[in-house]
RNA sequence: ACCUUAUCCAGAGUUGGCGGAGGGACGGACCCUGAGAAGCCCAGCAACCUAUAAUACCUUAACUGAAAAUAUUGCGUUAUAGUAUUAUGUUGGUGCUAAUUCCCGCGGAAUUACAAUUCCGAGAGAUAAGAU
Numbered sequence: 001a002c003c004u005u006a007u008c009c010a011g012a013g014u015u016g017g018c019g020g021a022g023g024g025a026c027g028g029a030c031c032c033u034g035a036g037a038a039g040c041c042c043a044g045c046a047a048c049c050u051a052u053a054a055u056a057c058c059u060u061a062a063c064u065g066a067a068a069a070u071a072u073u074g075c076g077u078u079a080u081a082g083u084a085u086u087a088u089g090u091u092g093g094u095g096c097u098a099a100u101u102c103c104c105g106c107g108g109a110a111u112u113a114c115a116a117u118u119c120c121g122a123g124a125g126a127u128a129a130g131a132u
Stems, first nucleotide, its partner, number of pairs: 001132001003130006013042001016041003022032003026105003043097003048093002051088007060079004065075001101124001106121006
């Protein structure tokens, strides 16, 4: 840089410190901002991966007992690999902390005062995990 999958109406400093004029991806609109923007640090939020624990299913191996009975079946225990769900926030990797991804952008449907409103889908974007 590109591709695949998942998520994007929840949450987190309206007095933390440094900083000193921009910021909200892009275009438009509308906003935030010297009552302090971006950025950095701290603090916090969340639970995508990881970690830990519990439960269920399942693979493999071992063991014991009971029943029936001589063919083994089923139950149970332990260990192990995997999957799923839940919980914790606890190791590590990220991420996030104005407004639904702030809203609209392209297509369709309904209503219609013909200006728009609502809904659905796509695209674009962001983040995570994986692949190249």